[in-house]
RNA sequence: GCCGGCAUAGCUCAGCUGGUAGAGCGGCUGCCUUGUAAGCAGCAGGUCGGGAGUUCAAGCCUCUCUGCCGGCA
Numbered sequence: 001g002c003c004g005g006c007a008u009a010g011c012u013c014a015g016c017u018g019g020u021a022g023a024g025c026g027g028c029u030g031c032c033u034u035g036u037a038a039g040c041a042g043c044a045g046g047u048c049g050g051g052a053g054u055u056c057a058a059g060c061c062u063c064u065c066u067g068c069c070g071g072c073a
Stems, first nucleotide, its partner, number of pairs: 001072007010025004019056001027043005049065005
């Protein structure tokens, strides 16, 4: 330099064919316990990497940039 993949909650990752953003773990609160852990119930937490475009509507499609990983040279 060329090609491909990935980027979504604190972490690991789903999100199907474009139509209200989710799970597990973690965090917080309550219950239970002499107390802690475990268990049970609930709650909070996201400009979906940045920008632009298409569309009534974009995490999803298109372009571009950035970062990481892999392949080729």

Description: A computed fold for a 73-nucleotide RNA from Candidatus Amphirhobacter heronislandensis, annotated as transfer RNA. Model confidence (mean pLDDT): 81 of 100. The source organism's lineage runs through Bacteria, Pseudomonadota, Gammaproteobacteria, Candidatus Tethybacterales and Candidatus Amphirhobacter. It matches the Rfam family "tRNA". The family's RNA type in Rfam is transfer RNA.